[in-house]
RNA sequence: GGGGCUGUGGUCCAAUGGUAAGAUACAAGGUUCGGGACCUUGUGACCUGAGUUCGAUCCUCAGCAGCCCCA
Numbered sequence: 001g002g003g004g005c006u007g008u009g010g011u012c013c014a015a016u017g018g019u020a021a022g023a024u025a026c027a028a029g030g031u032u033c034g035g036g037a038c039c040u041u042g043u044g045a046c047c048u049g050a051g052u053u054c055g056a057u058c059c060u061c062a063g064c065a066g067c068c069c070c071a
Stems, first nucleotide, its partner, number of pairs: 001070007010024003018054001026042005047063005
């Protein structure tokens, strides 16, 4: 320098045009003599900008970051 893949709560991971699911962590409550485990509830996220569209996490373009390959 060229090419490919990925980017979503504190962490991991799904959804692929129509109000973003789950696990874990955290907080409160229950249970227990107490703790752990377990149960219930709650808080918390789409890398940035532009475009297409009635509507974008999703499609297109550019950028940024990470990983891999080639040179």